[in-house]
Context: one part of a larger RNA
Molecule: small-subunit ribosomal RNA, 3' major domain
Organism: metagenome
RNA sequence: UGACGGGGGCCCGCACAAGCGGUGGAGCAUGUGGUUUAAUUCGAUUGUACGCGAGGAACCUUACCUGGGCUUGACAUAUAGAGGAAUGUGACAGAGAUGUCACAGCCGGGCAACCGGCCUUUAUACAGGUGCUGCAUGGCUGUCGUCAGCUCGUGCCGUGAGGUGUUGGGUUAAGUCCCGCAACGAGCGCAACCCCUAUCGUCAGUUACCAACAGGUUAUGCUGGGGACUCUGGCGAAACUGCCGGUGACAAACCGGAGGAAGGUGGGGAUGACGUCAAGUCCUCAUGGCCCUUAUGUCCAGGGCUACACACGUGCUACAAUGGUCGUUACAGAGUGAAGCGAAGCCGCGAGGUGGAGCAAAUCGCAGAAAAACGAUCUUAGUUCGGAUUGGAGUCUGAAACCCGACUCCAAGAAGGUGGAAUCGCUAGUAAUCGCGCAUCAGCAUGGCGCGGUGAAUACGUUCCCGGGCCUUGUACA
Numbered sequence: 001u002g003a004c005g006g007g008g009g010c011c012c013g014c015a016c017a018a019g020c021g022g023u024g025g026a027g028c029a030u031g032u033g034g035u036u037u038a039a040u041u042c043g044a045u046u047g048u049a050c051g052c053g054a055g056g057a058a059c060c061u062u063a064c065c066u067g068g069g070c071u072u073g074a075c076a077u078a079u080a081g082a083g084g085a086a087u088g089u090g091a092c093a094g095a096g097a098u099g100u101c102a103c104a105g106c107c108g109g110g111c112a113a114c115c116g117g118c119c120u121u122u123a124u125a126c127a128g129g130u131g132c133u134g135c136a137u138g139g140c141u142g143u144c145g146u147c148a149g150c151u152c153g154u155g156c157c158g159u160g161a162g163g164u165g166u167u168g169g170g171u172u173a174a175g176u177c178c179c180g181c182a183a184c185g186a187g188c189g190c191a192a193c194c195c196c197u198a199u200c201g202u203c204a205g206u207u208a209c210c211a212a213c214a215g216g217u218u219a220u221g222c223u224g225g226g227g228a229c230u231c232u233g234g235c236g237a238a239a240c241u242g243c244c245g246g247u248g249a250c251a252a253a254c255c256g257g258a259g260g261a262a263g264g265u266g267g268g269g270a271u272g273a274c275g276u277c278a279a280g281u282c283c284u285c286a287u288g289g290c291c292c293u294u295a296u297g298u299c300c301a302g303g304g305c306u307a308c309a310c311a312c313g314u315g316c317u318a319c320a321a322u323g324g325u326c327g328u329u330a331c332a333g334a335g336u337g338a339a340g341c342g343a344a345g346c347c348g349c350g351a352g353g354u355g356g357a358g359c360a361a362a363u364c365g366c367a368g369a370a371a372a373a374c375g376a377u378c379u380u381a382g383u384u385c386g387g388a389u390u391g392g393a394g395u396c397u398g399a400a401a402c403c404c405g406a407c408u409c410c411a412a413g414a415a416g417g418u419g420g421a422a423u424c425g426c427u428a429g430u431a432a433u434c435g436c437g438c439a440u441c442a443g444c445a446u447g448g449c450g451c452g453g454u455g456a457a458u459a460c461g462u463u464c465c466c467g468g469g470c471c472u473u474g475u476a477c478a
Stems, first nucleotide, its partner, number of pairs: 001478002003475003007472007015462002019426005026317008034308002042053002064303007073126001077125008087104007107116003128292002131290003137286002139281003142277001144275001149188006155164003168179003194269004199237007209226002213224003240263001243257005319419001323378006335366003340359002345354003385416001389412008432454007
């Protein structure tokens, strides 16, 4: 100087407390461990692994296993030799890779020799490796933590390590600001500048809108038209403790109030200091070293990554009446669409089929949001709750759904009656609850990322648990 303390003081955080809802019990989905296996590819492992890499394993992907092939190679460059336009089609053998055969085709420049481009082949340099080392590395990322800290120049103090500044009194979300002070300044962080959202003005109105006027319809901004309104999207205004009162040290600031759409950082996002964990990643990529080179490279078929006594994590659905079922009937936002979205109509109980209007989309489609509301029914039961599982029949995608897809219909109808110890999230348009969209994607979502609808309870307080910041103290630790 740090680190540590079941030392002290001050302070903060859904840290506790006060509340609301869960997990832990059930069934299923998914990840992991373990076990099994020819293989169940690899990585991630307290917090900071476990719906994680994977934004989607039937083939492909794919790195694994079994078997069948290739050896200048699936891919790149160069040189030398030989041959041929490129390329397309068919037949046979084969699981295919591939092999054999046949046919079509005949590039540009130049009179030509030849040259150039492309392809095949031979030879050689070389290619190739998701092989090892993340403890050789770059880059990127997680975490402490959006915590308020981390430092430097000069000066001063100390023999020196170092200290001071950065400590102290207040204050703040903040090393934020004020005052004081052997310090005076400065940098990286904080804040602000950026984006979205909340109000108003102005400009502009098409595909959006429709108040007044006119026309028209069973009906509809449907039409003429309009530029008011909604909305869209450019510019601007607005919030700054600016104003008033009080407290305070005449400060910084805090408390209350007015006005205001919004009030003290208005709400949300992006933004992550010096560093820590030899943290993670050599399987995104790049890269040193090592290793393989008729194989640890590469092509193909099939299988596996989907196994199953069991254990754990994360979720979904429930156990019901604030509910289930049936009927009627409202109201979104944000997206997305051309090898695409696909309307009306018709067929089917349905998944879906048919059909093909319109739309590169404020115009058309996906697309009738659901919970809610109104009416009816069920009457506390393993039930008209719950839907696992199984049988049968189908639909769709795709060469192909056996291993191993999703969905529909009929039948059957398991566990489950609120879950031990323990444990998690959340302070407001939040929790809870309800549906919708998107990425990936031929198909496949209870996961992820977004969007809106309905919409709470509680916070006395900081004694205690956890984590963190500052000062101080002890130490046989560095």